[in-house]
Context: one part of a larger RNA
RNA sequence: GAACGAACGCUGGCGGCGUGCUUAACACAUGCAAGUCUAACGAGAAAGUCCCUUCGGGGGCGAGUAAAGUGGCGGACGGGUGAGUAUCGCGUGGGUAAUCUACCUCGCAGCGGGGGACAACCUGCCGAAAGGCGGGCUAAUACCGCGUAAUACGGUUGGUUCACAUGGGCCGAUCGUUAAAGGUGGCCUCUACAUGUAUGCUAUCGCUGUGAGAUGAGCCCGCGUCCCAUUAGCUUGUUGGCGGGAUAACAGCCCACCAAGGCGACGAUGGGUAGCCGGCCUGAGAGGGUGAACGGCCACACUGGAACUGAGACACGGUCCAGACUCCUACGGGAGGCAGCAGUGGGGAAUAUUGCGCAAUGGGCGAAAGCCCGACGCAGCAACGCCGCGUGAGCGAUGAAGGCCUUUGGGUCGUAAAGCUCUGUCGCAGGGAACGAAAAGCACGGGUCUAAUACAUCCGUGUCAUGACGGUACCUUGCAAGAAAGCUCCGGCCAACUCCGUGCCAGCAGCCGCGGUAAGACGGAGGGAGCAAGCGUUGUUC
Numbered sequence: 001g002a003a004c005g006a007a008c009g010c011u012g013g014c015g016g017c018g019u020g021c022u023u024a025a026c027a028c029a030u031g032c033a034a035g036u037c038u039a040a041c042g043a044g045a046a047a048g049u050c051c052c053u054u055c056g057g058g059g060g061c062g063a064g065u066a067a068a069g070u071g072g073c074g075g076a077c078g079g080g081u082g083a084g085u086a087u088c089g090c091g092u093g094g095g096u097a098a099u100c101u102a103c104c105u106c107g108c109a110g111c112g113g114g115g116g117a118c119a120a121c122c123u124g125c126c127g128a129a130a131g132g133c134g135g136g137c138u139a140a141u142a143c144c145g146c147g148u149a150a151u152a153c154g155g156u157u158g159g160u161u162c163a164c165a166u167g168g169g170c171c172g173a174u175c176g177u178u179a180a181a182g183g184u185g186g187c188c189u190c191u192a193c194a195u196g197u198a199u200g201c202u203a204u205c206g207c208u209g210u211g212a213g214a215u216g217a218g219c220c221c222g223c224g225u226c227c228c229a230u231u232a233g234c235u236u237g238u239u240g241g242c243g244g245g246a247u248a249a250c251a252g253c254c255c256a257c258c259a260a261g262g263c264g265a266c267g268a269u270g271g272g273u274a275g276c277c278g279g280c281c282u283g284a285g286a287g288g289g290u291g292a293a294c295g296g297c298c299a300c301a302c303u304g305g306a307a308c309u310g311a312g313a314c315a316c317g318g319u320c321c322a323g324a325c326u327c328c329u330a331c332g333g334g335a336g337g338c339a340g341c342a343g344u345g346g347g348g349a350a351u352a353u354u355g356c357g358c359a360a361u362g363g364g365c366g367a368a369a370g371c372c373c374g375a376c377g378c379a380g381c382a383a384c385g386c387c388g389c390g391u392g393a394g395c396g397a398u399g400a401a402g403g404c405c406u407u408u409g410g411g412u413c414g415u416a417a418a419g420c421u422c423u424g425u426c427g428c429a430g431g432g433a434a435c436g437a438a439a440a441g442c443a444c445g446g447g448u449c450u451a452a453u454a455c456a457u458c459c460g461u462g463u464c465a466u467g468a469c470g471g472u473a474c475c476u477u478g479c480a481a482g483a484a485a486g487c488u489c490c491g492g493c494c495a496a497c498u499c500c501g502u503g504c505c506a507g508c509a510g511c512c513g514c515g516g517u518a519a520g521a522c523g524g525a526g527g528g529a530g531c532a533a534g535c536g537u538u539g540u541u542c
Base pairs, nucleotide, nucleotide: 001542002541003540004539006538007537008536009535010534013389014388015387016386017385018384019382020381021347026345027344028343030342031341032340035073036072037071040070041069048061049060050059051058052057080300081299082298089225090224091223092222093221094220095219096218099217100216104213105212106211107210108209109208110207112146114144115143121136122135123134124133125132126131152177153176154175155174156173157172158171159170160169161168162167182205183204184203185202186201187200191198192197193196226272227271228270233263234262235261238260239259240258241257243255244254245253275297276296277295278294279290280289281288282287302323303322304321305320306319325336326335327334328333353379355378356377357376361375362373363372364371365370392422393421394420395419402413403412404411405410427479428478429477430476431475432474436469441463442462443461444460445459446458447457448456486531487530488529489528490527491512492511493510497526498525499524500523501522507514508513
């Protein structure tokens, strides 16, 4: 000199864009943060209101709505944190001939015929609650046999090909094994009844098997990745083999047996510290420091352990066990997990609102309408940072008053003020007023598909809307210099000097050093210098 997620002191007008628990991965009241689908399925209220009534009640609308249940998809994403980890965790470059991949795209083939349940519901019972047990009924894209089936899988076997040769790809032969589910709209060309409808056809959304792609992931390897040698030896599933188990998959990953190996001064082992990177800061660079925000990867979710479901988890707002802690209890037993967004206590030098909205972007579900989203978009607080603007402009000397200094002549603050003439950023008041929003939907027309004017899809035109921010930005009218300057320093380094007070005292200080009676270094004043809505100090890095 530069920088900062800063803090502290004094001061403080506005706007834009960013940023904001670096400490206790301390404990958490309350609300919200993951749902959705009735076009998979069975069932199904009430309030209210209208009508009837034998006054007991019944019926219609509400409404196939609400709230539940079965089932599907999602809850493995998105969001948080940095505890652990010195490690194939990360970075970079490869390998997988050792692998998986829901939804999506493309290709091929298929979707036949049956069965038995369980919730919801009704009913009985237990419990303070959380919740649970028994009996009865029922649907499905829930569950289970049967049939069919390959280029899938397994066995036997032939040919061909390959930088990867334990083997992979391709073309065969033969034997065995394995699948499915329907929903919605339209139509009468085919089939059945035969008016018309659906068991039929068709469109679409789904379903099953398989091949390929895309995306995502698992595993393996080369190289790189902090300090301590005042850590020198470490290791028994240890190192390798054979056989097996487990996994999507290789492998001591696990197990039995066999051998005695494996690592290490090119730093093993141990200890300390630490998430890694793109980047960020500094620097001419090399390098040094760092890893907030944004982006990629990893790890974690009260602590420890475990598996279940699933394409995917060993699962932040799932389950089970143990532990600590907190809460409820009828004392028998139960409930909980903010390192999601706000917010509270605590710790600390220190870090914000228990806000608005799904309008946009994006995500989940849904055919769609739509629903949900503290992701996100906005607003609030904070000079925490960067950038921009303002606190006025012009004229104005006899150089007012006043302060300070003085050689008592004067000098200086100083065109500074007052005064006059203007301007209107900003401010206040009034008026107008956005971009961000065109997709989707609906209607019409055209193209493709088709038996079809159905459906689907594409294009065009029209139409209907939809804004949290917000009556905000912005524009305009009026008023009015009106409300808006401080902080540090002035001995040298280093730009800026005098007076008074003090008297090695009180004090200053980054270094050198000032202060013991004229102190440009302490304190005050006047003057000056430098920055400026900031200025200084402290801390840290280069």